[in-house]
The prediction has a mean pLDDT of 76. TPP riboswitch aptamer (THI element) from a Gammaproteobacteria bacterium, 96 nucleotides, folded computationally. The model forms 96% of the base pairs in the Rfam consensus.
RNA sequence: GCUUCCAGCUGGGGGUGCCCGCCGGUGGCGGGCUGAGAAACACCCUUUGAACCUGACCCGGAUAAUUCCGGCGUAGGGAAGCUGCCCGCCAGGCUU
Numbered sequence: 001g002c003u004u005c006c007a008g009c010u011g012g013g014g015g016u017g018c019c020c021g022c023c024g025g026u027g028g029c030g031g032g033c034u035g036a037g038a039a040a041c042a043c044c045c046u047u048u049g050a051a052c053c054u055g056a057c058c059c060g061g062a063u064a065a066u067u068c069c070g071g072c073g074u075a076g077g078g079a080a081g082c083u084g085c086c087c088g089c090c091a092g093g094c095u096u
Stems, first nucleotide, its partner, number of pairs: 001094004006084005011046004016040001017033007052077003058071004
């Protein structure tokens, strides 16, 4: 500055990579990077759906390296129902 894009419950969906060191080395432990989350009693998303998957051993840039950033993307897929009176304030949400 904009805005009500929100919250709760039940159910459901989803990802977990890169680098370094150590050890008893097809593994384990610790540290570093990005991220909401890198196996967490966590986190994110749930059709108003860029959570996540496919294309993809893709293209451009950056990095110690990477699914790090951007593009591809108005692409193709992708998991839902219920509750919450109205207005204002408060408050929340989003963006800079």

It matches the Rfam family "TPP riboswitch aptamer (THI element)". From the family's description: Vitamin B(1) in its active form thiamin pyrophosphate (TPP) is an essential coenzyme that is synthesised by coupling of pyrimidine and thiazole moieties in bacteria.